[in-house]
């Protein structure tokens, strides 16, 4: 340097709930707000979860082309530097 690790320091994000918009819903997002997070940074690339608009069947309901990365793995990118 570099990788593993993750003491300390300077940071950084931002759960639930409130509210504003946007969507059939899941949910996403602007603000408020901190339960946590050494990747809680970015990817939907595999899995698993949630919705079911429109289609299908109509008994009951199937379905993802919708979503989740703070469900879990895979890739890529990154601050710091004691043991």
């Nucleotide at each position: 340097g570099a990788u593993c690790c993750g003491a300390a320091a300077a940071g950084g994000c931002a759960a639930a709930c409130c509210u504003g918009g946007c969507g059939a819903a899941a949910g996403c997002u602007g603000g408020g707000g901190a339960c946590g997070c050494a990747a809680a940074g970015c990817u939907a690339u595999g899995g698993g979860u949630c919705u079911a608009a429109a289609g299908c069947a109509u008994u009951c309901g199937c379905u993802a082309u919708g979503a989740u990365c703070g469900c879990c793995a895979g890739g890529c990118c990154g601050c710091c530097g004691a043991a």
Predicted 3D model of an 83-nucleotide RNA (c-di-GMP-I riboswitch aptamer) from Pelolinea submarina. The prediction has a mean pLDDT of 90. The sequence was found by an Rfam model in a public genome assembly.